[in-house]
The prediction has a mean pLDDT of 82. Predicted 3D model of a 1498-nucleotide RNA (small-subunit ribosomal RNA) from a metagenome.
RNA sequence: GUCGAGCGAUCCUAGUUUUUUUCGAUAAGUGAAGCUUCGGCUGAUCUUUGAUUAAGAGACAUUGGUUAGCGGCAAAAGGGUGAGUAACACGUGGGUAACUUACCUCCAAAUUGGGUAUAACACUUUGAAAAAGGUGCUAAUCCCGAAUGUGACGAAUGGUAGGCAUCUAUCAUUGGUUAAAGAUGGCCUCUACAUGUAAGCUGUCGUUUGGAGAUAGGCCCGCGUCCCAUCAGCUUGUUGGUAAGGUAAAAGCUUACCAAGGCUUUUGACGGGUAGCUGGUCUGAGAGGAUGGUCAGCCACACUGGGACUGAGACACGGCCCAGACUCCUACGGGAGGCUGCAGUCGAGAAUCUUUCGCAAUGGGGGAAACCCUGACGACGCGACGCCGCGUGGACGAUGAAGGCCUUCGGGUUGUAAAGUCCUUUCAGGUGGGAGGAAAGCCAUUGAAAGAAUAUCUCAAUGGUCUGACAGUACCACCAGAAGAAGCCACGGCUAACUCCGUGCCAGCAGCCGCGGUAAUACGGAGGUGGCGAGCGUUGCUCGGAUUCAUUGGGUGUAAAGGGCAAGUAGGCGGUCUGGUAAGUCAUUCGUGAAAGCCCCGGGCUUAACCUGGGAAUUGCGCAUGAUACUGCGAGACUUGAGGACGGGAGAGGAGAGCGGAAUUCCCGGUGUAAGGGUGAAAUCUGUAGAUAUCGGGAGGAACACCAGUGGCGAAGGCGGCUCUCUGGCCCGACCCUGACGCUGAGAGGCGAAAGCUGGGGGAGCAAACAGGAUUAGAUACCCUGGUAGUCCCAGCUGUCAACGAUGGGCACUAGGUGUAGGACCCUUUGUGGUUCUGUGCCGCAGCUAACGCAUUAAGUGCCCCACCUGGGGAGUACGGUCGCAAGGCUGAAACUCAAAGGAAUUGACGGGGACCCGCACAAGCGGUGGAGCAUGUGGUUUAAUACGACGAUACGCGUGAAACCUCACCAGGGCUUGACAUGCAAGAAGUAGGAACCUGAAAGGGAGACAACUCGUAUCCAAUCGAGAACUUGCACAGGUGUUGCAUGGCUGUCGUCAGCUCGUGCUGUGAAGUGUUGGGUUAAGUCCCGCAACGAGCGCAACCCUCGCCCCAUGUUGCUAGCAUAAUGCAGAACUCUUGGGGGACUGCCAGGGAUAACCUGGAGGAAGGUGGGGAUGAUGUCAAGUCAGUAUGGCCCUUACGCCCUGGGCUACACACGUGCUACAAUGGCCGGUACAAUGGGUUGCAAUACCGCGAGGUGGAGCUAAUCCUCAAAGCCGGUCUCAGUUCGGAUUGGAGGCUGAAAUUCGCCUCCAUGAAGCUGGAAUCGCUAGUAACGGCGCGUCAGCACGGCGCCGUGAAUACGUUCCCGGGUCUUGUACACACCGCCCGUCAAGCGACGGAAGCUGGGGGUACCUGAAGUCGUUAACCCAACCCGCAAGGGAGGGAGACGCCCAAGGUAAAACUGGUGACUGGCGCUAAGUCGUAACAAGGUA
Repeated sequence: GUCGAGCGAUCCUAGUUUUUUUCGAUAAGUGAAGCUUCGGCUGAUCUUUGAUUAAGAGACAUUGGUUAGCGGCAAAAGGGUGAGUAACACGUGGGUAACUUACCUCCAAAUUGGGUAUAACACUUUGAAAAAGGUGCUAAUCCCGAAUGUGACGAAUGGUAGGCAUCUAUCAUUGGUUAAAGAUGGCCUCUACAUGUAAGCUGUCGUUUGGAGAUAGGCCCGCGUCCCAUCAGCUUGUUGGUAAGGUAAAAGCUUACCAAGGCUUUUGACGGGUAGCUGGUCUGAGAGGAUGGUCAGCCACACUGGGACUGAGACACGGCCCAGACUCCUACGGGAGGCUGCAGUCGAGAAUCUUUCGCAAUGGGGGAAACCCUGACGACGCGACGCCGCGUGGACGAUGAAGGCCUUCGGGUUGUAAAGUCCUUUCAGGUGGGAGGAAAGCCAUUGAAAGAAUAUCUCAAUGGUCUGACAGUACCACCAGAAGAAGCCACGGCUAACUCCGUGCCAGCAGCCGCGGUAAUACGGAGGUGGCGAGCGUUGCUCGGAUUCAUUGGGUGUAAAGGGCAAGUAGGCGGUCUGGUAAGUCAUUCGUGAAAGCCCCGGGCUUAACCUGGGAAUUGCGCAUGAUACUGCGAGACUUGAGGACGGGAGAGGAGAGCGGAAUUCCCGGUGUAAGGGUGAAAUCUGUAGAUAUCGGGAGGAACACCAGUGGCGAAGGCGGCUCUCUGGCCCGACCCUGACGCUGAGAGGCGAAAGCUGGGGGAGCAAACAGGAUUAGAUACCCUGGUAGUCCCAGCUGUCAACGAUGGGCACUAGGUGUAGGACCCUUUGUGGUUCUGUGCCGCAGCUAACGCAUUAAGUGCCCCACCUGGGGAGUACGGUCGCAAGGCUGAAACUCAAAGGAAUUGACGGGGACCCGCACAAGCGGUGGAGCAUGUGGUUUAAUACGACGAUACGCGUGAAACCUCACCAGGGCUUGACAUGCAAGAAGUAGGAACCUGAAAGGGAGACAACUCGUAUCCAAUCGAGAACUUGCACAGGUGUUGCAUGGCUGUCGUCAGCUCGUGCUGUGAAGUGUUGGGUUAAGUCCCGCAACGAGCGCAACCCUCGCCCCAUGUUGCUAGCAUAAUGCAGAACUCUUGGGGGACUGCCAGGGAUAACCUGGAGGAAGGUGGGGAUGAUGUCAAGUCAGUAUGGCCCUUACGCCCUGGGCUACACACGUGCUACAAUGGCCGGUACAAUGGGUUGCAAUACCGCGAGGUGGAGCUAAUCCUCAAAGCCGGUCUCAGUUCGGAUUGGAGGCUGAAAUUCGCCUCCAUGAAGCUGGAAUCGCUAGUAACGGCGCGUCAGCACGGCGCCGUGAAUACGUUCCCGGGUCUUGUACACACCGCCCGUCAAGCGACGGAAGCUGGGGGUACCUGAAGUCGUUAACCCAACCCGCAAGGGAGGGAGACGCCCAAGGUAAAACUGGUGACUGGCGCUAAGUCGUAACAAGGUA
């Protein structure tokens, strides 16, 4: 909790009955008031009666419901959770001959006869309550004796069978112990009363004793089951035995005694951390890896800890006792509680649901059953949390609408998308209909089985009755209308999808790489696009990819990785043959491997998800039988592996002792004199107190020249004069012996360079530290002079290294060639011969390798064993352990941080690397610059402005090839606004456009305005008018910008560099980057040519073709020419010469000689005007410098628009303490000045050049012949001749300044050029440094031209005069080719290291402070079991008439054990900690320069 068919009772309800009250029919009495014939009549009211009605109460029996107690069963199931547990907890397979099992089934046998209590209840006591006590009564299937004993269990004796040691099963005999409970239905044959009941009979359910089964468990065992060895030793009930106890049951399970064992050492004990285990789940090709939520099996737990009771079963989730923490109640004395059941609340958190309905179904418990209980369960609700399905419409629809976005302004795109037209109606909404989940149960009838039976019971059939939480749900029909229903992420690559705007290393993005610094497909927005879709994206986690822990399936020469080395323990692996065995192995059968899940074939919901039937699978374990090749085990044999004996051999193998000479240094003595020594150069230092040098003598220590050799020996470290002693290993020959004795080798032990340490010696030379001298910015270095530990010996320690072949050991196999060391053998060539074994090198095939490389001495092919690796840094660090005297060694992390670190090779670039070559690159020369004055450009400064650009070479007499105005871009001021200029549209005005005077003004501009148009059409002409143009005004588009970005661009240009290079196709090589070709041998000015060559060809460059100069020829013949003629002269004539301009020829290493490779080519020569590209020019490869230019022009983007546009006046670009570049003139005698005199070429000229002539000292002026040019302008100067000056600031030099002029030009002040007169500065050849030039060049001299009104010392050209030098390539600079190293690749103007300073981060140490878990020792000791005791208490049984006694039991007490608690000292492990230590990270801090090149000292 439930049951009344186990016992007894209370209350309620219905029934019967009694009673009370209410209502009040009926009957009797009373009689107010009124009327009156005063007779009476009517009759209110009151009393009694009480049929009937209603309500209440009581009694009785029965039925139903409710409630408390006794009793039975259940409550150990079901439900929840995963704290603990690394364990026989779980999984799997076994064992139990060591066990239990209520209810259930079957079998056998029984169920006889008695007794005593006690709840409830009544009365009562205490207490706030919870609760407890006392007295009295009563029942049972409660409890207790007794009887019987089929049996069961002990004991004893005897037998049979079996097994696994103790034993098990079973038979016979003897004796002992041991049981029960009734309830209920039916029947009347017998007995009794006799209606029918009772005894009795019978059915059902119970009860008892056994046996068997089923089910469920207990215990034991094999195997499997996480991380840490920075946990290596653990253990005293521990291991075993004996005895006893204990349990259902084996056992140290417990106790006493005895023995001293047991576990583990690598098969990981003990300790620490973490964790429920499994079926399964996720992933994966698999092997595996991760995981254990739902479902299912097992375990554990129930506030925390301990304990037992009851029971078949518990040490028990919703039972008990105790202790503790917490919460609640309280009268403060004391009590109550346990949601990790279902809902729900709170808290914490990023986060997780309804205080719902129902037992209708399924299942469970109780009951004979009805039925009751069941937050198990079935349903509902909530949540896009997951899986599945469906919808948000379909078809047509191009003026491709509008809008948006983009635009190359044409258009494109959104986009058939929308609108529009025609349809459909799922879902949602409305109306109506409407399953299945239900079968059982109960009642009746019939039939069958059991039964003695018409009882009863079971089964079946038929009929009836009754049961739905979900829910009027699923489903169906109808109605209306495209109607109510789409988002999220992404769009740089990976990875499907692109544009615009904004922003400007900001804001921001980011999984990785990385985007963003003014044109961002990467940020933010928009449009568009892609993906998925009721979802999408992010975050977290797992597996995969990852062969990136590699069993499948990796590696270790250089990328991370072979132990420093050998001997050897455990272990692993192991030669040939023959029997045996059958452990591994293989085959077959059987058992098991739960179900669910996965997979396959089917079935059911409209489909699917989901559910469901069957199969397969479950790779495992066990049993049995068989096979015997291989492995193992055990036996026997063998000789080839291994070893021994024998005969020879080489050697710096090791240890000890002794001996030797050369050299250095020091000491002594002699000779001898001023230096020595040292360096890039010096100095410190030594030396006149006699050094160095040299000779003689002596002392002492250390090391052993030559021989000496990729020679030898050793395991490695290592070993080198000679001799002796002791001693290890190796090789060869021969084939005598043993008979697998072998290989490897964790741990442990041993050896182990140098330096270092301890103690004692020794100490010549060398030499850390140290000192001094140099060097240097510094120099705690490199160099020099000194110099102590140490180096040497003895004894001990240390135990490391680039201890390297950066290559572990062993065995076997797999082309060769050539050296060398040690042995043996052969002779048909005695040799530089051949064969063979062992070592040690080089080259090289196959093969391997990422490549480099290795290659019988493997890094090849295989087998065996060991060691080691798993991104870089932090870090070989910290902590712990261990070793060491110390230094330190061995073992050896993490936090944090980065996206790399690394190997090999490639192409470049670079080198204070190498080789070769070239260039006015150096050298050899000539002349300059740098010093002076001036000119010019630049910087700087100044300024209102001094416009802008150019900045090593490759800016600076550059853009500018001409700044007084203009130019002009700058500054100041004054003005204009569709504009100075172009095009278009619209509108307007008609004396319109234009425009002379005039006013204002510096001009521009603003006013004013006489005069006064043009073209075309109407229309054939003229005039007028009208219209249209042109022009004007106004407005809109737009113009304009020397504003910005040359780092958005085109074009052009500079430079490397006129250097000889730069590439491609095909082929070949290489995994590839790439190489080859293009390298090599020669040669050239040349990648020029020749030869060779896995290359063969080709392109851009070189060269040539072009122009010009030089020679010749032909042609030409004016303006040029002149041999001829003539003139005053022009001229005539000529076409020979010069010249002109056209066209040709000529030069090609063609010829000769020599060299060379017989080549290319080089040297020399001949001829020739010219000779080896004849001189010069034009011509500039691929590319580099984000080189220069937006201000020449062009042009994208951005910016300004009454101004950053346009006009004007004036100023400025011309400034001037200064610095630099480029020039001119000079400093003088190779000169200046004066006079005379000779010879050019290129060019230019009509807005021009300009002659003769005249004027002027002159610049120039006047004037104008001639010339559109071989015609005219048009005369060169240096030179030569003569004169003068005579070395001086001059007769050099001419600056500066004054005066006077000329020219151009509106204009010469700022600011032009020239002339004359006067003035007469610096400067006497130029410091460091630096430039040009190799022949008609440098140098010197003049002339012309362009620009231009004028202005030239600059630029571009021309001619004249006209040299010197080059030995040569060492060096400086630049360049080319090959090679080498590299840590560089925005490429050495590179890269990069460490301290210090700053910020941030994590970590270690640390006086201490503060926690945690566990252990040890001791104290205390609740509840409770067990034990002992029990003077107190007790109904049943025994004795007894009774009283009482006995048996038995109990309270209490004591004892053992023991939870929690306390005390103490240690250990372990966290947190925190002043301070301290290093580490990491951080665009532009400081100091240096360590490393990368020979990195400047490898």